[in-house]
RNA sequence: UUCUUAUCAAGAGUAGCGUAGUGACAGGCACGAUGAUGCUACAGCAACCUGCGAAGAGGCUUUCGUAAGGUGCUAAAUCCUGACAGAUGAGAG
Numbered sequence: 001u002u003c004u005u006a007u008c009a010a011g012a013g014u015a016g017c018g019u020a021g022u023g024a025c026a027g028g029c030a031c032g033a034u035g036a037u038g039c040u041a042c043a044g045c046a047a048c049c050u051g052c053g054a055a056g057a058g059g060c061u062u063u064c065g066u067a068a069g070g071u072g073c074u075a076a077a078u079c080c081u082g083a084c085a086g087a088u089g090a091g092a093g
Base pairs, nucleotide, nucleotide: 001093002092003091004090005089006088007087008086013042014041015040016039017038021031022030023029025082026081027080028079043074044073045072048070049069050068051066052065053064054063055062056061078085
């Protein structure tokens, strides 16, 4: 980077750095020098994959719990609408 598949109206923030635009794209609407977006640290949320525990099922897996590991996420319904759209997880090339 391409393909497949699942999810995307719930949930969760403080500090430091830093400077001008930012929220993917178009339009709208918001956020922003009372410092946004971004980066870092710590904290938290969640439960996609792994692990662990329980129950079921019976040769292949299902459900529930937990939160140790790998990701992810922590303004607004993916902010809204649109598109052969985007994001994240898992798998394959």